The RNA shown here (transfer RNA) has 73 nucleotides and comes from a Solirubrobacterales bacterium. Model confidence (mean pLDDT): 81 of 100. RNAcentral records the identical sequence in 2 taxa. It matches the Rfam family "tRNA". The family's RNA type in Rfam is transfer RNA.
RNA sequence: GCCCGCCUAGCUCAGUUGGUAGAGCACCUGUCUUGUAAACAGGAGGUCUCCGGUUCGAUCCCGGAGGCGGGCU
Numbered sequence: 001g002c003c004c005g006c007c008u009a010g011c012u013c014a015g016u017u018g019g020u021a022g023a024g025c026a027c028c029u030g031u032c033u034u035g036u037a038a039a040c041a042g043g044a045g046g047u048c049u050c051c052g053g054u055u056c057g058a059u060c061c062c063g064g065a066g067g068c069g070g071g072c073u
Base pairs, nucleotide, nucleotide: 001072002071003070004069005068006067007066010025011024012023013022019056027043028042029041030040031039049065050064051063052062053061
């Protein structure tokens, strides 16, 4: 330098032929316990990496930028 993949909650990851985003773990509260943990119940937490385009509508489609990983030279 060229090519490919990925970027969504604190972490690991789902997600929808485009229709106002979820799980597990972690965190908070409560129940239980002498106390802690576990268990059970409930809760909070996201400008879906950024900029622009298409569209009535974009996490999803298109272009560019950035980051991470891999391959070739």